[in-house]
Predicted 3D model of a 557-nucleotide part of an RNA (large-subunit ribosomal RNA, domain I) from an Anaerolineales bacterium.

Context: one part of a larger RNA
RNA sequence: GGCUUACGGUGGAUGCCUUGGCGCAAAGUGCCGAUGAAGGACGCGGGACACUGCGAUAAGCUUCGGGGAGCCGUGAACAGGCUUUGAUCCGAAGAUCUCCGAAUGGGGAAACCCGCUGCGAUCAACUCGCAGCACCUCCAGAUUGAACACAUAGGUCUGGAGGCGGGCACCAGGUGAACUGAAACAUCUUAGUAACCUGAGGAAAAGAAAUCACAGAGAUUCCGUUAGUAGUGGCGAGCGAACGCGGAACAGCCCAAACCCAAGGAGCUUGCUUCUUGGGGGUUGUAGGGUCUGGCACAUGGAAGUGAUCAAUCGUUGGAUUAGCAGAAUUGGUGUGGGAAAGCCUGCCAAAGAGGGUAAUAGCCCCGUAUGCGAAAAUCCGGCGACUUCCGUCAGAUACCUGAGUACUACUGGACUCGUGUAAUCCGGUAGGAAUCUGGGGAGACCACUCUCCAAGGCUAAAUACACUUUGCGACCGAUAGUGAACAAGUACCGCGAGGGAAAGGUGAAAAGCACCCCGGUGAGGGGAGUGAAAUAGAUCCUGAAACCGUAAGCUU
Numbered sequence: 001g002g003c004u005u006a007c008g009g010u011g012g013a014u015g016c017c018u019u020g021g022c023g024c025a026a027a028g029u030g031c032c033g034a035u036g037a038a039g040g041a042c043g044c045g046g047g048a049c050a051c052u053g054c055g056a057u058a059a060g061c062u063u064c065g066g067g068g069a070g071c072c073g074u075g076a077a078c079a080g081g082c083u084u085u086g087a088u089c090c091g092a093a094g095a096u097c098u099c100c101g102a103a104u105g106g107g108g109a110a111a112c113c114c115g116c117u118g119c120g121a122u123c124a125a126c127u128c129g130c131a132g133c134a135c136c137u138c139c140a141g142a143u144u145g146a147a148c149a150c151a152u153a154g155g156u157c158u159g160g161a162g163g164c165g166g167g168c169a170c171c172a173g174g175u176g177a178a179c180u181g182a183a184a185c186a187u188c189u190u191a192g193u194a195a196c197c198u199g200a201g202g203a204a205a206a207g208a209a210a211u212c213a214c215a216g217a218g219a220u221u222c223c224g225u226u227a228g229u230a231g232u233g234g235c236g237a238g239c240g241a242a243c244g245c246g247g248a249a250c251a252g253c254c255c256a257a258a259c260c261c262a263a264g265g266a267g268c269u270u271g272c273u274u275c276u277u278g279g280g281g282g283u284u285g286u287a288g289g290g291u292c293u294g295g296c297a298c299a300u301g302g303a304a305g306u307g308a309u310c311a312a313u314c315g316u317u318g319g320a321u322u323a324g325c326a327g328a329a330u331u332g333g334u335g336u337g338g339g340a341a342a343g344c345c346u347g348c349c350a351a352a353g354a355g356g357g358u359a360a361u362a363g364c365c366c367c368g369u370a371u372g373c374g375a376a377a378a379u380c381c382g383g384c385g386a387c388u389u390c391c392g393u394c395a396g397a398u399a400c401c402u403g404a405g406u407a408c409u410a411c412u413g414g415a416c417u418c419g420u421g422u423a424a425u426c427c428g429g430u431a432g433g434a435a436u437c438u439g440g441g442g443a444g445a446c447c448a449c450u451c452u453c454c455a456a457g458g459c460u461a462a463a464u465a466c467a468c469u470u471u472g473c474g475a476c477c478g479a480u481a482g483u484g485a486a487c488a489a490g491u492a493c494c495g496c497g498a499g500g501g502a503a504a505g506g507u508g509a510a511a512a513g514c515a516c517c518c519c520g521g522u523g524a525g526g527g528g529a530g531u532g533a534a535a536u537a538g539a540u541c542c543u544g545a546a547a548c549c550g551u552a553a554g555c556u557u
């Protein structure tokens, strides 16, 4: 020096565990904000820090309800207090709520600085307290007042109402890529995706046929299918419907116009025309409505309803949510053990043998579970009643109305399965530019016939999407996994910044966390003693693998 064995050190694998995650299902809830939000800064405790809570009334104040013996949040104890005159705690409703932040009196390098007006503090000054003072839009009033004489436009002031900012995802609209694929690449694809902007809501959007179809159907949305079909496509890569059928959910309406009435204005031929505003009327395609004429009908009735279809409110009653309550049966015996809930013996409950805890594995020890019950207050959802609103039809005549720079055409773009193609249909830009029910659109060039619908105004719940809360479940993870985060985690740390972004769980049943003695620097660390079932469970603390480092013995060189 090597090998082997034994015993250690180091290290933190493995096993076991779970406070944390992940996913699915069901039910419920869904906007906040100038009455100052979301998000923060700084403070508030007997004493210092972090988290939590709160705001100068500062781990809290008031009322109401629940609850019934302990409590003063956590790490984490000490001191000092509170509480059956009901605390702490839980729920509902209020009060307070510094400063920043849309931030809004002005400024500003956010959480700071500086003002004006009025009132108050004995108040002239200083200082302090309270209130008001941003901008934009609309409405009303007052005042002033051009071109242009009256006037009008405009300006100014006062009062009132509204807006602003935020929101994970979901939604609508606008702008709109590239990598990529095509085994290169340009049309094409990725993709109307990502990203950015605007706007809205608890959902949004869409929506009551100028739709589909050829038998007829009868708003929209979503799911399954039709179907990877018909198509489209450097006919490459790829892209990709609809009709129909089966379901979920179902709901229909209001204006404009004709015509009538009222008020006001303008014009002038002073009794007409026209305009504006309001009310009535009216809303459709087998056309409907208006006007005029004629007939019939009637309400002590019927219908509907504030959730669209017009609209205001109240009472009563029921349910749900936001705290909770009751809830069976061995503190049985024996015996091992540190410890019984294990074993053996012997009982009991069960609408409860789901689950968790308790010194090992408990239906009967504790919390619970099955089952049953509960709200002063707030919110939501129904029922009933009050109440409110609405209620003609037929025949004939007439040709008054039925959404215009619209439809459509040309050129040029976009969307549709449809890449210009035979290219209909829908939506833009530019230029032209109808008809008026004897009318107009569509049925995939176009024409005829036939069928079908009525554009150029508007509203509309549900079924749907997403997030959160609660409950339940898991051939989901178990600390290099599962969220980035089981721990003071979006923390420490890095970056000027946008931004990036960790590591880190486990003593024990219980701190019983080693009194006292000794060595030592009044150390660190250790040796005794003691606790404990165990201390090689001693806080770098369960188990404690390997690499690596030692000690001892044997063998060997």
Stems, first nucleotide, its partner, number of pairs: 001556009015542001016506002020477002022474009031166002039100003042055003046078001049075003061094006070082003105114003115133007135163010170201001171199005181188001185234001211217002221248005231239002252459003255403001259280010285437001287402003290398007301391005313386010324373003332345003347364002349353001355367003408432008418444001439454005493500002513541001516528004

It matches the Rfam family "Bacterial large subunit ribosomal RNA". Rfam links the family to the GO terms structural constituent of ribosome and ribosome.
Lineage of the source: Bacteria > Bacillati > Chloroflexota > Anaerolineae > Anaerolineales.
The full RNA is in RNAcentral, with records from ENA.